[in-house]
Context: one part of a larger RNA
RNA sequence: GGAUGAACGCUAGCGGCAGGCUUAACACAUGCAAGUCGAGGGGCAGCAUACCCGGCAACGGGUGAUGGCGACCGGCGUAAGGGUGAGUAACGCGUGAGCAACAUACCCGUAUCAGGGAGAUAAUACAGGGAAACUUGUUCUAAUAUUCCAUAAUAUUAUCCAGAGGCAUCUUUGGAUACUUAAAGUUACGACGGAUACGGAAUGGCUCGCGUGACAUUAGUUAGAUGGUAGGGUAAUGGCCUACCAUGACUAUGAUGUCUAGGGGUUCUGAGAGGGAGGUCCCCCACACUGGAACUGAGACACGGUCCAGACUCCUACGGGAGGCAGCAGUGAGGAAUAUUGGACAAUGGAUGGAAAUCUGAUCCAGCCAUGCCGCGUGCAGGAAGGCGGCCCUAUGGGUUGUAAACUGCUUUUGUACGGGAGCAAUAAGGUCUACGAGUAGAUUGAUGAGAGUACUGUACGAAUAAGCAUCGGCUAACUCCGUGCCAGCAGCCGCGGUAAUACGGAGGAUGCGAGCGUUAUCC
Numbered sequence: 001g002g003a004u005g006a007a008c009g010c011u012a013g014c015g016g017c018a019g020g021c022u023u024a025a026c027a028c029a030u031g032c033a034a035g036u037c038g039a040g041g042g043g044c045a046g047c048a049u050a051c052c053c054g055g056c057a058a059c060g061g062g063u064g065a066u067g068g069c070g071a072c073c074g075g076c077g078u079a080a081g082g083g084u085g086a087g088u089a090a091c092g093c094g095u096g097a098g099c100a101a102c103a104u105a106c107c108c109g110u111a112u113c114a115g116g117g118a119g120a121u122a123a124u125a126c127a128g129g130g131a132a133a134c135u136u137g138u139u140c141u142a143a144u145a146u147u148c149c150a151u152a153a154u155a156u157u158a159u160c161c162a163g164a165g166g167c168a169u170c171u172u173u174g175g176a177u178a179c180u181u182a183a184a185g186u187u188a189c190g191a192c193g194g195a196u197a198c199g200g201a202a203u204g205g206c207u208c209g210c211g212u213g214a215c216a217u218u219a220g221u222u223a224g225a226u227g228g229u230a231g232g233g234u235a236a237u238g239g240c241c242u243a244c245c246a247u248g249a250c251u252a253u254g255a256u257g258u259c260u261a262g263g264g265g266u267u268c269u270g271a272g273a274g275g276g277a278g279g280u281c282c283c284c285c286a287c288a289c290u291g292g293a294a295c296u297g298a299g300a301c302a303c304g305g306u307c308c309a310g311a312c313u314c315c316u317a318c319g320g321g322a323g324g325c326a327g328c329a330g331u332g333a334g335g336a337a338u339a340u341u342g343g344a345c346a347a348u349g350g351a352u353g354g355a356a357a358u359c360u361g362a363u364c365c366a367g368c369c370a371u372g373c374c375g376c377g378u379g380c381a382g383g384a385a386g387g388c389g390g391c392c393c394u395a396u397g398g399g400u401u402g403u404a405a406a407c408u409g410c411u412u413u414u415g416u417a418c419g420g421g422a423g424c425a426a427u428a429a430g431g432u433c434u435a436c437g438a439g440u441a442g443a444u445u446g447a448u449g450a451g452a453g454u455a456c457u458g459u460a461c462g463a464a465u466a467a468g469c470a471u472c473g474g475c476u477a478a479c480u481c482c483g484u485g486c487c488a489g490c491a492g493c494c495g496c497g498g499u500a501a502u503a504c505g506g507a508g509g510a511u512g513c514g515a516g517c518g519u520u521a522u523c524c
Stems, first nucleotide, its partner, number of pairs: 001524004006520005013376006019369002021334001026332003030329003035076003040073002043069002047067003050063005083287003092212008102204003107200007115149004125138005155180001157178009185192002213259003220250003225247008262284004266277004289310005312323004340366001342365003348362001349360004379410004389401005415461006424451001430445007468513005473494003479508005489496002
């Protein structure tokens, strides 16, 4: 000098864009953050409509009949998105390869198929238990829930025959025989779904080469340990696990141990080489009160799921229960220090749905903070041999503050007041038209704006609303006076202060930067 997720002191007019718990992965009140589908199902608690009955009316009662729909069965989603960096020195990450050892719901393409039955169960109803959380029994019923039979190959498994290829185990093509395994309907007739197989897309799993901290004041480590055979397990390879057999394996090219740490893209600095950092944004990994475990599922060993143990907090009728903000806000604590218990789904994206739509603290916006970067303003021109005041001097006089002010003219960015007023919106349902392969595509029309009466803009007014901070001995731009008297104090280093201190404190003046300026901390 540059830089910062900064803090502190003094000061402060505005806007744009960004950023905002670096500490206690400490504990959390409250609200919200994952639902959706009636075009799968039985139904009808509540709302609305219709009809019927009673009533003068208000209103009351009835009918699932219609819109729709609480709870329930079922499907899809909840493994994404969002948060954090505790752990991890590791195939965790980066980069380059491999899988002849693998998986994939939704999406796209191709081919084929969907025949016939069965028994339950929730809700409901009835009867209970419990303070609650919740729960028990009996009876009834449905399905795209469950299940049986049939059918079936380019699928599965086994055997055989004939080729082709390679990378060692092998892979692959054709054929034959036998075995095993499917399905679901709804409908407004437009459509949406179901089953099997093959392929694609994209995603994941596994393996390997190389790279990726400190300490040798850590030198030996290892018993599923290293390898083999056989089996189990997995989507799949493998001591991943088990039995048996062998005695290996790693290490001075640093094993093992201890400490530290998420990794990268990037970012700061530097002429570069290098050194430092890994906050915001993107990719990967890990974690979800602590530890362990599996279930479901295409996918989890699952942040807002389950079970067990533990610590903590809460409720209790003392018998027993409930909870997990490292989601968004917010609270306490810690700390030098870090924001609102805001608005909207209008846009983008996601889940569900045929769609309308619903949900979405993702997201888009707004609020707070000079935390940073950038931009603008606080006026402009004229105006005295130069007032008053202040300060200084060689003091009847000069110098300086200083064209500064007053005063005259001008402008109106900004401000205030009153008006106008966006883009972000593309389309959906529906309508019209066109095309053809006839249910799809295209064109056109046609709702919807949180931000917001915001940005922007017009008119009026009036210099009006707007400057500080640090420094002035040398390094280092900028000097005098007064006070103090090794005191009070200053200080980054050298050092200053003991009676004329340009170094302390004040004043005048000056210098630097400027809505900031200094100090502190850290890195180069």